[in-house]
Overview
A computed fold for a 172-nucleotide RNA from Lentilactobacillus buchneri subsp. silagei CD034, annotated as Lysine riboswitch aptamer. Rfam family: Lysine riboswitch aptamer. Its family is annotated with lysine biosynthetic process in the Gene Ontology. Taxonomically the source falls in Lentilactobacillus buchneri subsp. silagei (Bacteria, Bacillota, Lactobacillales, Lentilactobacillus buchneri). The model forms 96% of the base pairs in the Rfam consensus.
RNA sequence: UAAUCGAGUAGAGGCGCAUUCAUCAAGAGUAUAUUUCAGGAACUUGAAGGAAGUUAUGACUGAAGUAAAAAGGGAUGAGUGCCGAAACGAUCAGCUGCCUUCCAGCUGGUUGUUGGGGCCCAGUUUAAGAAGCUGGGGACUGUCGCGAAAAUCGCGGAGAGCUAUCAAGAUG
Repeated sequence: UAAUCGAGUAGAGGCGCAUUCAUCAAGAGUAUAUUUCAGGAACUUGAAGGAAGUUAUGACUGAAGUAAAAAGGGAUGAGUGCCGAAACGAUCAGCUGCCUUCCAGCUGGUUGUUGGGGCCCAGUUUAAGAAGCUGGGGACUGUCGCGAAAAUCGCGGAGAGCUAUCAAGAUG
């Protein structure tokens, strides 16, 4: 001193990811509340059981009238944080749904998978032909490796990756 390894810093992929606010559509003339009529004994909670409550002063249910939402999700615009951004699965803990169990939702930890967006099919969720999630298929695209004389093409891999920088750490 080249180089290598381990960190740090800064970046790239692009209909890129997540999130906040505002507006709009839809949800929906729905849930719900109330009045009238019919009707006549059960009814209410995510499921089972329990507990609590409503109900012959007529509940539940059905029809008509009046009044009348919201959440999750979506579109547009303006911002914020970023490039395992983030998403999903499993498991553990806490909280919520009246209590227990299950189930569902939210938050956090651990762990596994997925480079990214899009199209088609199937399933699932949802009010929904929207959007989301999961699986499969086909190309496209970014990155690295190998091969081809090369433009470019082919094959393969995965983000704990790739590029640049770093001279302070270790090897040398």